[in-house]
This is a predicted structure of a 90-nucleotide RNA (c-di-GMP-I riboswitch aptamer) from an Anaerolineales bacterium.

RNA sequence: ACCGAUAAAUGGCAAACCUGUCCGAAAGGCAGGGACGCAAAACCAUGGGUCUACCGCUGUGCAAACAGCCACGACUGCCAGGUCACCGAA
Numbered sequence: 001a002c003c004g005a006u007a008a009a010u011g012g013c014a015a016a017c018c019u020g021u022c023c024g025a026a027a028g029g030c031a032g033g034g035a036c037g038c039a040a041a042a043c044c045a046u047g048g049g050u051c052u053a054c055c056g057c058u059g060u061g062c063a064a065a066c067a068g069c070c071a072c073g074a075c076u077g078c079c080a081g082g083u084c085a086c087c088g089a090a
Stems, first nucleotide, its partner, number of pairs: 012038002017033004022029002036077001042083003046080003049075003056069005
C1' cells in the first nucleotide's frame, strides 16, 4: 500500500404499541411518537414462502346475504438470489 473479518468508534435503520377528518376492500402502506432488535433491518418482488380476497368464478338462498376457490394486491425486519455501501484493532 492492498485485501479483509470481528472488536471498537462515528453514525444509521426502527419491532411491538399509541396517534391520524391520511391512502387502501383488506392485508398493508404513509406521517408523528416510540425502541424490540439489526453489520447491510440499504435497494430490487427474480425464485420460494406467508398474508389479504376488491374484482372474478362456483355453490346455497325468493332476496339480502353467506360459504369456498383465486392475485393482478401486500410482506425485503420470512428465506434465498442480485446490486450498491461506512469503519478497518488483534
Of the family's consensus pairs, 100% are formed in the model.